[in-house]
Molecule: transfer RNA
Organism: Glycomyces harbinensis
RNA sequence: GCCGCCUUAGCUCAGUCGGCAGAGCGUGUUACUCGUAAUAACAAGGUCGACGGUUCGAUUCCGUCAGGCGGCU
Repeated sequence: GCCGCCUUAGCUCAGUCGGCAGAGCGUGUUACUCGUAAUAACAAGGUCGACGGUUCGAUUCCGUCAGGCGGCU
C1' cells in the first nucleotide's frame, strides 16, 4: 500500500433481507429467610462508533472517516 471482517445497555453478544431496539450476566428495589446466599418478580440503564447520502421512514442500504482484528504485498 491492497483486501476482508467487527463496532448495538456497565460486560459478553443477538437482532431486524428498511417500519416501537433485545437476551444473558451485572446493578437497584421488593418478596422469601432469624440473617446471608440462592430463587422469584419488578425496575433502571442505549443519540445502535462519527459525519454525510438515499428514503415518507435508516441500527439495517450507499459513501467517507475513526478505532479494533485478520490476510496479502